[in-house]
Context: one part of a larger RNA
C1' cells in the first nucleotide's frame, strides 16, 4: 500500500405493506344567488400554531325524530366538566349568520373609508336607500293636444359554476414536400344564451319510373361508394336494410302549455332485527396444525397479537317511517299560445350553405333591386320543357331513444403501490421562485399494546454503559436494510 475474510459506518435500493390516487359500469343529481351565492378576509376553544366546524347566539342555540354509554373534532396532552332527569353521535325542521365579495347609500388601494332618512332604550342600536329592464299610477317642458322626462309603488335580471348543446364572429401553424384557390376548419378561440339535457321534428318528405315509404334523433351498414378537386393535397354524402326508441298534437275548443290549491297513491332519512365452535398443541400471541361438532336466503368483504362462515364489525334477508321536497292520477281556479300563414315564392346582382370549389348546378339562406298564384292554385322529383308520380311553404308545440359529469352513492378491476399512481398517501396548489400573468416541490411505515428505556454510571451537554420493558431494542425514533463510498480487526505479499 495491495489483495483475502470477518465485523462496524453512511446510504436509502429492494421485499412486504397502504390511510391515497386512476379507470370502468349502474344509480342519483344536474344547478346556487338580491331571502345576498362560488370563494375568501378576520374572528372563534380554559391552555390554541396548522387543519375541521362555527360566527359577536361563533368547534356552537332551538325542537321534533333516531340511539342508549359514553363524551367535551383532528394532530396531542393537561385541567375543568357534560351524561340513564338519556349526553356526545346520527337524520329532519328551524335560529343566528361579522366584513368583502354581482356588492346594490356614496367613495375605495377587496375583507376599508364616508353618509342621507326613519324609529330608537339616544355617546347607541333597528331597519332604508345601486342600476336596467316590463306594468301601474300621479307629476309633466320648449308647444294647443301630445311627446321627451321626472316621482312612487309592485315584479324581474345581475354574479358563479366542470363538461354537454344551440347561435352570433372567427385565425394561424401546418398540409399541398414552394405556393396563390383549396386543405388545416367553421378547428382553436371571442361573445351571446337555455336545459338537465341541447338541438330537431308530424312532410310543400323521400322515393319511383309509374311500384311504394311514412315526423325526428341516434347507431351499423351502405361507402371510403356516388360524387367533389389547382381532378393536385384532399374532402366525401343519400335513398335504401339491419337496430335503439316510438306519439302525436293546437290554432277559440269536451284544446295544448304553464301555475295554484286540494285529495289519492307508490317510493323513501336517521335507523332496527339479523343463523352457527370447542377442545388439544406449537408459538409472545391461534385464526395455523390435529381432533371432534354446528349454520347457511348469509363461504363478498373488514378487523382481531400469523391464515376465523359460525369472536366482532358486517354480509343474505326481513321491518321502519315525521317533516319537506319531488313522481303520477284526477278534479277545481287562473293565466298564456294560436284566426290557415304577401313584401310571402320566385327572379337579377353580390354572397354563403349543401359531401358538390360556378359548374350543366338542382336545393336552402339572404345584402340589394324586383315581385306571383292564390286549391279550376302552388311546391318538388339534380339545369331546363312535356307528361307521370308525389306533396301543401310562408304560424305554433311535442317525451323516449342521443351528448356530458364539477357532484353524491354503490359496485368491479389481467390498474399504480411511495422516483409509482393525481402535481399532492404527510398542516399541497403547501413550502418556494417571480414585480405579475404564472411556475411549483420534497416530505409514508417503532411495536400486538408505549409496555417510549424507572434507577445507577461516565459527560457540560450530545451521546454511552449497565439495569428495565418487548418476541425481538443490530425494533430505541425506528420495518427491511443492497451499491456506491469512509473506516476497524486479522492473515498474507510488498
Nucleotide at each position: 500500500g495491495g489483495c483475502a475474510u470477518u465485523u462496524g459506518g453512511u446510504g436509502g435500493a429492494u421485499g412486504c405493506c397502504u390511510u391515497g390516487g386512476c379507470a370502468u359500469c349502474g344509480a342519483g343529481a344536474g344547478g346556487c344567488g338580491a331571502u345576498g351565492a362560488a370563494g375568501g378576509a378576520c374572528g372563534u376553544g380554559g391552555c390554541a400554531c396548522u387543519c375541521u366546524g362555527c360566527g359577536a347566539a361563533a368547534a356552537g342555540c332551538u325542537c321534533c325524530g333516531g340511539g342508549g354509554a359514553g363524551g367535551u373534532g383532528a394532530g396531542a396532552g393537561c385541567a375543568a366538566c357534560c351524561u340513564u332527569u338519556g349526553a356526545u353521535c346520527c337524520g329532519g325542521a328551524g335560529a343566528u349568520a361579522u366584513c368583502c365579495g354581482a356588492a346594490u347609500g356614496g367613495g375605495g388601494c377587496a375583507a376599508c373609508c364616508c353618509g342621507g332618512c326613519g324609529c330608537u332604550u339616544a355617546u347607541u342600536g333597528c331597519g332604508u336607500c345601486a342600476u336596467c329592464c316590463c306594468g301601474c299610477a300621479c307629476c309633466g317642458a320648449a308647444u294647443c293636444c301630445a311627446u321627451a322626462g321626472g316621482u312612487g309603488c309592485g315584479g324581474g335580471g345581475a354574479g358563479c359554476a366542470a363538461a354537454c348543446c344551440c347561435a352570433g364572429g372567427g385565425a394561424a401553424c401546418u398540409g399541398a414536400a414552394a405556393c396563390a384557390u383549396c386543405a388545416a376548419a367553421g378547428u382553436a378561440c371571442c361573445u351571446g344564451g337555455u336545459g338537465g339535457a341541447a338541438a330537431g321534428g308530424a312532410c310543400a318528405u323521400c322515393a319511383a319510373a309509374c311500384c311504394g315509404a311514412g315526423a325526428c334523433u341516434c347507431c351499423g351498414u351502405c361507402a371510403g361508394u356516388a360524387g367533389u378537386g389547382g381532378c393536385g393535397a384532399g374532402c366525401g354524402a343519400a335513398g335504401g336494410c339491419g337496430g335503439a326508441c316510438c306519439a302525436g298534437g293546437c290554432c277559440a275548443g269536451u284544446g295544448g302549455c304553464g301555475u295554484a290549491u286540494g285529495u289519492u297513491u307508490a317510493a323513501g332519512a336517521a335507523c332496527c332485527g339479523g343463523a352457527a365452535c370447542c377442545g388439544u398443541u406449537u408459538g409472545g400471541a391461534a385464526a395455523g396444525a390435529c381432533g371432534g361438532g354446528c349454520c347457511u336466503g348469509a363461504g363478498u368483504g373488514g378487523g382481531u397479537g400469523a391464515u376465523a362462515g359460525c369472536c366482532c364489525c358486517g354480509u343474505a334477508c326481513g321491518g321502519g317511517u315525521a317533516g319537506a321536497a319531488a313522481g303520477a292520477a284526477c278534479a277545481u281556479g287562473c293565466g298564456u299560445c294560436c284566426u290557415u300563414g304577401a313584401g310571402u315564392a320566385a327572379g337579377g346582382c353580390g354572397g354563403g350553405a349543401c359531401a358538390c370549389g360556378u359548374g350543366c348546378a338542382a336545393u336552402c339562406c339572404u345584402g340589394u333591386c324586383u315581385g306571383a298564384a292564390g286549391a279550376u292554385g302552388g311546391g318538388g322529383g339534380g339545369a331546363c320543357c312535356c307528361c307521370c308520380c308525389u306533396c301543401c311553404a310562408a304560424g305554433c308545440c311535442u317525451a323516449a331513444g342521443u351528448a356530458c359529469u364539477c357532484c353524491u352513492c354503490g359496485a368491479u378491476g389481467a390498474c399504480c403501490g411511495a422516483u409509482a399512481g393525481u402535481g399532492a398517501a404527510c398542516a399541497a396548489g403547501u413550502a418556494c421562485c417571480g414585480u405579475g400573468a404564472g411556475g411549483g416541490a420534497a416530505a409514508g411505515g417503532u411495536g400486538a399494546a408505549a409496555a417510549g428505556c424507572a434507577c445507577c454510571c461516565c459527560g457540560a451537554g450530545a451521546g454511552g454503559g449497565g439495569a428495565a420493558u418487548g418476541a425481538a431494542a443490530u425494533a430505541g425514533a425506528c420495518c427491511u436494510g443492497a451499491a456506491a463510498c469512509c473506516g476497524a480487526a486479522u492473515g498474507c505479499c510488498u
The part of an RNA shown here (large-subunit ribosomal RNA, domain I) has 494 nucleotides and comes from a Rhodospirillales bacterium.
The RNAcentral record of the full RNA draws on ENA.
Rfam family: Bacterial large subunit ribosomal RNA. Gene Ontology terms of the family: structural constituent of ribosome and ribosome.
The prediction has a mean pLDDT of 82.